[in-house]
Small-subunit ribosomal RNA from a metagenome, 1406 nucleotides, folded computationally. It matches the Rfam family "Bacterial small subunit ribosomal RNA". For this family Rfam cites "Crystal structure of the ribosome at 5.5 A resolution" (Yusupov et al., Science, 2001).
RNA sequence: GGAGGGAGAGUGGCGAAAGGGUGAGUAACGCGUGGGCAAUCUACCUCCAGGUUGAGGACAACCCGCCGAAAGGCGGGCUAAUACUGAAUGGGGUCCCCCGACGCAUGUUGGGGUGAUUAAAGGCGGGGAUCCGCAAGGACCUGUCGCCAGGAGAGGAGCCCGCGUCCUAUCAGCUAGUUGGCGAGGUAACGGCUCACCAAGGCUAUGACGGGUAGCUGGUCUGAGAGGAUGGUCAGCCACACUGGGACUGAGACACUGCCCAGACUCCUACGGGAGGCUGCAGUCGAGGAUCAUUUGCAAUGGGCGAAAGCCUGACAAUGCGACGCUGCGUGGGGGAUGAAGGCCUUCGGGUUGUAAACUCCUGUCAUUUGGGAACAAAGGCAAGAGGGCGAAUAGCCUUUUUGCCCUGAUUGUACCGAAAGAGGAAGUCACGGCUAACUCUGUGCCAGCAGCCGCGGUAAUACAGAGGUGGCAAACGUUGUUCGGAUUUACUGGGCGUAAAGGGUGCGUAGGUGGGGUCGUAUGUCGGAUGUGAAAUCUCACUGCUCAAUGGUGAAACUGCAUUCGAAACUGCGAUUCUGGAGGUCAUGAGGGGAGAGCGGAAUUCUUGGUGUAGCGGUGAAAUGCGUUGAUAUCAAGAAGAACACCGGUGGCGAAGGCGGCUCUCUGGCAUGAAUCUGACACUGAGGCACGAGAGUUGGGGGAGCAAACAGGAUUAGAUACCCUGGUAGUCCCAACUGUAAACGGUGUACACUUGGCGUGGGAGGAUUUGACCCCUUCCGUGCCGGAGCUAACGCGUUAAGUGUACCGCCUGGGGAGUACGGCCGCAAGGUUAAAACUCAAAGAAAUUGACGGGGGCCCGCACAAGCGGAGGAGCAUGUGGCUUAAUUCGAUGCAACGCGAAGAACCUUACCAGGGCUUGACAUGCAGCUGCAUUUCCCGUGAAAGCGGGGAAGCCUUCGAGGGUGCUGCACAGGUGCUGCAUGGCUGUCGUCAGUUCGUGCCGUGAGGUGUUGGGUUAAGUCCCGCAACGAACGCAACCCCUGUGUUUAGUUGCCACCGGGUCAUGCCGGGCACUCUAAACAGACUGCUUGUAUAAGCAGGAGGAAGGUGGGGAUGACGUCAAGUCAGUAUGGCCCUUACGUCCUGGGCUGCACACGUGCUACAAUGGCCGGUACAAUGGGAAGCGAGACCGCGAGGUGGAGCAAAUCCCCAAAAACUGGCCACAGUUCGGAUUGAAGUCUGAAACUCGACUUCAUGAAGUUGGAUUCGCUAGUAAUGGCGCAUCAGCUACGGCGCCGUGAAUACGUUCCCGGGCCUUGUACACACCGCCCGUCACAUCAUGAAAGCCGUCUGCACCCGAAGUCGCUGAGCCAACCCGCAAGGGAGGCAGGCGCCGAAGGUGU
Repeated sequence: GGAGGGAGAGUGGCGAAAGGGUGAGUAACGCGUGGGCAAUCUACCUCCAGGUUGAGGACAACCCGCCGAAAGGCGGGCUAAUACUGAAUGGGGUCCCCCGACGCAUGUUGGGGUGAUUAAAGGCGGGGAUCCGCAAGGACCUGUCGCCAGGAGAGGAGCCCGCGUCCUAUCAGCUAGUUGGCGAGGUAACGGCUCACCAAGGCUAUGACGGGUAGCUGGUCUGAGAGGAUGGUCAGCCACACUGGGACUGAGACACUGCCCAGACUCCUACGGGAGGCUGCAGUCGAGGAUCAUUUGCAAUGGGCGAAAGCCUGACAAUGCGACGCUGCGUGGGGGAUGAAGGCCUUCGGGUUGUAAACUCCUGUCAUUUGGGAACAAAGGCAAGAGGGCGAAUAGCCUUUUUGCCCUGAUUGUACCGAAAGAGGAAGUCACGGCUAACUCUGUGCCAGCAGCCGCGGUAAUACAGAGGUGGCAAACGUUGUUCGGAUUUACUGGGCGUAAAGGGUGCGUAGGUGGGGUCGUAUGUCGGAUGUGAAAUCUCACUGCUCAAUGGUGAAACUGCAUUCGAAACUGCGAUUCUGGAGGUCAUGAGGGGAGAGCGGAAUUCUUGGUGUAGCGGUGAAAUGCGUUGAUAUCAAGAAGAACACCGGUGGCGAAGGCGGCUCUCUGGCAUGAAUCUGACACUGAGGCACGAGAGUUGGGGGAGCAAACAGGAUUAGAUACCCUGGUAGUCCCAACUGUAAACGGUGUACACUUGGCGUGGGAGGAUUUGACCCCUUCCGUGCCGGAGCUAACGCGUUAAGUGUACCGCCUGGGGAGUACGGCCGCAAGGUUAAAACUCAAAGAAAUUGACGGGGGCCCGCACAAGCGGAGGAGCAUGUGGCUUAAUUCGAUGCAACGCGAAGAACCUUACCAGGGCUUGACAUGCAGCUGCAUUUCCCGUGAAAGCGGGGAAGCCUUCGAGGGUGCUGCACAGGUGCUGCAUGGCUGUCGUCAGUUCGUGCCGUGAGGUGUUGGGUUAAGUCCCGCAACGAACGCAACCCCUGUGUUUAGUUGCCACCGGGUCAUGCCGGGCACUCUAAACAGACUGCUUGUAUAAGCAGGAGGAAGGUGGGGAUGACGUCAAGUCAGUAUGGCCCUUACGUCCUGGGCUGCACACGUGCUACAAUGGCCGGUACAAUGGGAAGCGAGACCGCGAGGUGGAGCAAAUCCCCAAAAACUGGCCACAGUUCGGAUUGAAGUCUGAAACUCGACUUCAUGAAGUUGGAUUCGCUAGUAAUGGCGCAUCAGCUACGGCGCCGUGAAUACGUUCCCGGGCCUUGUACACACCGCCCGUCACAUCAUGAAAGCCGUCUGCACCCGAAGUCGCUGAGCCAACCCGCAAGGGAGGCAGGCGCCGAAGGUGU
């Protein structure tokens, strides 16, 4: 130095427009589907038929120099090509001309023409005849890859069209290149795509324009389907690439990892200037409830380039992470009862966990260890052989095939197979009140908490929390979010509108929808066949591959659609023609408060004038304001004014509705009937639209008698801005114009057709009949009532439908917010119309049922009122309660239905309360263990208030002699609690109420709740009885049966009685005797509306007779279903909770008795119907042995002494008192009244201070009949008088429960007050009127509207500035190729630059 290879830069070619990502934008020919291009393009690929001749000039790289921090750039020089530029040729293409054929208008297509115009590039191999050349090699031949022009194809792209494609009308009008034309430009191509000119069009209620939201589809989820929701993965299309604009290159882009400009942002910088675009794969940060690895490989599949080897490929293939989804598998299987232990529950017996475990016998999946070990691999390369093609060729190349060799695996030593060991490593989660499968205990106590809906929790929570158990699902389970379903709850399939939400106030009528009979035609709808398409995947079915499955493969079916074409002609539509039944016209007749205008009339009212006339009028529940002696009201006469039209007048008439009423005239609309003459479907409905539209209201002008918002005054009232009264202005009336609403209602849209009836009434026609009518019959139209079928949730509707159908319109979709806000339209205004949302509730509503209630109705009852009598409320005292007080004043009862109540006896006790002092197995019961000579009786001492504590003494139990019974002590179980809960309970009681009611069985009615029965007509004290009745029976209540009392009979006759006989006494049934009477006490009788009169159907009622009693004779006992969470845990019982040297228990003292006050219930009075004194009568019920207690005596008396009699028809309490009679008192704070206080006593009792009763003497308060209001009583009752008893030592008793004496008045009646019963009615009540419920105000919070102003986002219009860039014009500066020229130079062509149109961002205004 050369050759080959590698790396790298450059030139050139192809690719980079694919693949990959995302869904911002887009409501659009964007997408889907089906068509069209005779209006088009197409690199690479395939096929056909041709060509590939001959020249030229450069520029990178490279070298040199320079500028810059960098990015990068500038200048000079050399150079190749399939880079670039001319020229040649023209089969062909294009343009023009001619001819033919065809079609769908422009046109398309085939052929022809001497016409015009139009192209290229070479690279890599092989060959040996001929030629050139020294050789290499070239010419030449040949292969192959290229290149050029043309035709065809395939695939791709572009454009156009039909149909489909969300919400909003509170967006109704939009549009200026807008719509069309002529011409030109532009494009691959049609086209206002662009431009000049011309015309004035185009779109829209079938929703234009605007606003909001959104990629579309195959599909996916759900659903029986029809539908509804959705568009992640996969696949097709579209759009986008930091935001906006623009072009260049290219076959293709207006280009994700290209360029230019502007903007925002980030980064570098030497401050001069530059760089960037993960919505590629991973990854980071931020945000968020939330979403993975900065992995492996090009081995496969696919793509690009290349001749190929090959290179590139975050496409792709794999792996990793995530229970995120789907699927498969395992966590063991068999035996095993003392049904172990433990847990939980328990009726304490047991049950359950549970064959579960232990134990025993097995198995070996997965995981673990260990050994083996795939498939996905076929291409490709090399060599050889064979066949075929090109070729002159046995070179060479291409292709097919065979054989051999070589090379290629990321996942991966993975899938899979074998071996080993051992039940060994492997179960959670939710629920358990109903819906909804699954239950108990404990804790908690409207707390903590739960909750999808209903709803749980306030001391027995299957609902909270825990536990045990059970149920469900299972490598998951539960929650949350979302979609569809259920929801026939937007109803096409498949709903409604009388009263539940819903018929437009009414008519006329446009668009639209729907539409009578016949014939012919057509073929839009409709029906059938064929063809094309409906991508693949998905879904379904069959078969098949991974062991199965999930998943995958192959095939079929399906894709319910669209298009083309061939048929059918019944129905619908359309065209033609015809018909008369729908509809309309004509003629005749008729009724009518239909409408408009004009005129007229009488009654009434007010006013004016005049007369008469005098003191009131007027008004109301009653009054007052008001009017009136200046003469009202009243009355007479005359006049004026305005408004309305009595009687007739009627669920009668007319009108579309609103509405229309004196009479007459004029104009005018509609309707009915009859004739059957005309037209020939002319019809029905009706979004928008138009017209009408009560009253009130508005504007302007009139009018204004009466009435009368506002307003004023008077009343009423707590107030009374009301109701009532006296006044009174708008208005009411007329003209003109607005308003446009009403419970504008039949709460029922219009039209047509069909479907059993009865009875009225208005208007017509016909028949029959008559002298003529009426009545009567038929029919049409209107207007009512009652009812059948049917309908309806029921009520109800029912030929005038809310029945059965058709057509069309309007309207509804839980309540409130709200028919409201905002916006639009209308209006002079008032306001109307159209019409939401936030927020909030779990209902709002309809019809009917049963109750309850009503200052609703009807009927009836009760001492409910009324009529009467006597009280309370005023006084003093007693007693209970509240309150206050207190150490405590124990507790309970609280409208009627608590308050002389529990309490039929608080000095201690009672006693539950307080203070203090004591006891602790306890004051009392039972059991167990241990100890005990021990019960028991009794005495003494100390301390003390007592209880108690401490100490001492004496006697000393039974006994089978076993410490057996019993006792005491110690200890353990337990006792005890008047502590809480009556709202955990039993039982008992009160109350409605001794009111007449409350229910059941069967049947019947109703969808049902439920009704009927039980209501109705009578009657009763009564749901008592009678009659009627879809009811027939029955039960609890009523009544009766029971007791007392009233009459009589019988029996019985002492303790009762005494008529007769006898005896006796001062006297007495005192005695004999008797049982007649009274009485006693047992049985029976009697009264039943039985008899009678009247009345009534009956039940019954009224009267009468008889009778002791008469209509329940009087009284008592007796209290239905239920109500009041009524009362009682303090009478007893009792669940739960609480206390245990105290919340138990004992004792002393105190308290329950406390006193500025208030209330209830009583007693005594206020006096003469009385008080006081004297005399004289007449009861009944009861009680009596720790009792009643006589006679007698004492005391003024309470009482004392004493003790006869009596366990009671025997004795005692025991005197009855009012009454009657005689006397005094003479109206007063008294001879009334007796409180209070002083003194002295008696009795009971351990004990009368707190705190007993009684007696005597003295004292002698208030009080002279009681406000508002209120209570009891209807006959032996009220009133009044005394007596007895229980409790009890005594007593606060004047209370309670009983007994007898005397002994009234009044009731017209049911209007009213209260309570109750039955029927009916309304209801928004059902805790039931003590119900429910409305509005303002105050405070706080939330949501929405409005609000000056401010900020942001989207956007229209006008204007300004104007980048890049295309296009146009210019281009005096610059330029190698081509042409002329020797050259210089010129030309052609181009470039820079400049200008212009457009033009993003930006700016200004609106």